[in-house]
Predicted 3D model of a 478-nucleotide part of an RNA (small-subunit ribosomal RNA, 3' major domain) from Candidatus Cyrtobacter zanobii. The full RNA is in RNAcentral, with records from ENA and SILVA. Rfam family: Bacterial small subunit ribosomal RNA. Taxonomically the source falls in Candidatus Cyrtobacter (Bacteria, Pseudomonadati, Pseudomonadota, Alphaproteobacteria).
Context: one part of a larger RNA
RNA sequence: UGACGGGGACCCGCACAAGCGGUGGAACAUGUGGUUUAAUUCGAUGCUACGCGAAAAACCUUACCAGGCCUUGACAUGGUGGUCGUACGACUAAGAAACUAGUCGGUCAGUUCGGCUGGACCAUCACAGGUGUUGCAUGCCUGUCGUCAGCUCGUGUCGUGAGAUGUUGGGUUAAGUCCCGCAACGAGCGCAACCCUCAUCCUUAGUUGCCAUCGGGUAAUGCCGGGAACUUUAAGGAAACUGCUGGUGCUAAGCCAGAGGAAGGUGGGGAUGACGUCAAGUCAACAUGGCCCUUAUGGCCUGGGCUACACACGUGUUACAAUGGCGAUUACAAUAGGAAGCGACGGGGUGACCCUGAGCAGAUCCUCAAAAAUCGCCUAAGUUCGGAUUGCACUCUGCAACUCGGGUGCAUGAAGUUGGAAUCGCUAGUAAUCGCAGAUCAGCAUGCUGCGGUGAAUACGUUCCCGGGUCUUGUACA
Numbered sequence: 001u002g003a004c005g006g007g008g009a010c011c012c013g014c015a016c017a018a019g020c021g022g023u024g025g026a027a028c029a030u031g032u033g034g035u036u037u038a039a040u041u042c043g044a045u046g047c048u049a050c051g052c053g054a055a056a057a058a059c060c061u062u063a064c065c066a067g068g069c070c071u072u073g074a075c076a077u078g079g080u081g082g083u084c085g086u087a088c089g090a091c092u093a094a095g096a097a098a099c100u101a102g103u104c105g106g107u108c109a110g111u112u113c114g115g116c117u118g119g120a121c122c123a124u125c126a127c128a129g130g131u132g133u134u135g136c137a138u139g140c141c142u143g144u145c146g147u148c149a150g151c152u153c154g155u156g157u158c159g160u161g162a163g164a165u166g167u168u169g170g171g172u173u174a175a176g177u178c179c180c181g182c183a184a185c186g187a188g189c190g191c192a193a194c195c196c197u198c199a200u201c202c203u204u205a206g207u208u209g210c211c212a213u214c215g216g217g218u219a220a221u222g223c224c225g226g227g228a229a230c231u232u233u234a235a236g237g238a239a240a241c242u243g244c245u246g247g248u249g250c251u252a253a254g255c256c257a258g259a260g261g262a263a264g265g266u267g268g269g270g271a272u273g274a275c276g277u278c279a280a281g282u283c284a285a286c287a288u289g290g291c292c293c294u295u296a297u298g299g300c301c302u303g304g305g306c307u308a309c310a311c312a313c314g315u316g317u318u319a320c321a322a323u324g325g326c327g328a329u330u331a332c333a334a335u336a337g338g339a340a341g342c343g344a345c346g347g348g349g350u351g352a353c354c355c356u357g358a359g360c361a362g363a364u365c366c367u368c369a370a371a372a373a374u375c376g377c378c379u380a381a382g383u384u385c386g387g388a389u390u391g392c393a394c395u396c397u398g399c400a401a402c403u404c405g406g407g408u409g410c411a412u413g414a415a416g417u418u419g420g421a422a423u424c425g426c427u428a429g430u431a432a433u434c435g436c437a438g439a440u441c442a443g444c445a446u447g448c449u450g451c452g453g454u455g456a457a458u459a460c461g462u463u464c465c466c467g468g469g470u471c472u473u474g475u476a477c478a
Stems, first nucleotide, its partner, number of pairs: 001478002003475003007472007015462002019426005026318008034309002042053002064304007073127001077126008088105006108118003129293002132291003138287002141281002143278001145276001150189006156165003169180003195270004200238006210227002214225003241264001244258005320419001324378006336367003341360002346355003385416001390411007432454007
């Protein structure tokens, strides 16, 4: 100087407390461990692995296994020699395919007419290739402490020196934020602001969006003429600064109350992550040093596996019901996407879905709501709760749904009556609850990323648990 303390003082955080809803019990989904297996490819492992890499494992993907094959190779560049009916396409035969054999079509471009140039193929040599190994050789990128308020430097001063000072102290703040003081005076990286977005208003613009006023029209609808007000769209501006008033404080920084205001003291949300820590993660995203393989640890193909299942754990979904279930009737969104696409209307089917196919490269057309509301039934039951499991019959995608996809109808109707010890999230348009869209994608979502609808309770307080910051103290630790 640090680190540590079941030392001290002060402060902060959904850290506790106060509340609301969960997990832990059930069934299923998914990931992991373990076990099994020819293989169940590999990585991630306290917080910071475990719905993680994977924003889609039937084939492909695919790296794994079995079997069948190839050896200048699926891919690149160059050298030497040779061939040319260029490449390529179609068909036939054997085969699981890769591949092999054969038949036919095609008969390249330039040209100095020389295989000379380009191009293709064969042989050969250099080489290719490796998701092989080392993340403890590395780059790039990332997680975490932590959006915590810290981490440093120059000059000066003090100290033999390591170092100290500044950065400590008194106040204050979300903040090393600001004020005051001070052997310090300044500065840098962080904080804040500058950026995006939401909330108010103004200006500009008016179609595909809008419809107040005027007119026309319909069973009905901005449907039409028209309008530029409103909503909205998207560009530019205004607005919030403790600016104003009072109190308090040291005549400070600030704090408290109020006015005005759409918004008030950082207005809400996002992006933004200092010096560093964990030899943290990644050689399988990519790059890359060393090492290793080279008729194989490389390459092609078919089939299988990654989907196994006495079990254990994590994360979720659905429930156990009456604030509910079912039936009927009936409203209201936003984000976003659409051409090998979104697909209306109409028709068929109990339904998944099918037929037809208007419109739309889209503020024009389409995808497009559910909870809520109204009326009725159910009456406390393993039920009109719950839907696992299983059987049969269909349907969709796709060469192909056996291993191993999604959906529908009928039948079946398991566990489950609110969950031990323990444990998680959340402070407001939040939790809870309800649906919708998108990426990936032929098909497949209870996951993920977004979107809107309905919409709470509680916070006395900082003694305690956890994590962090500042000062101080002890130490046989570095």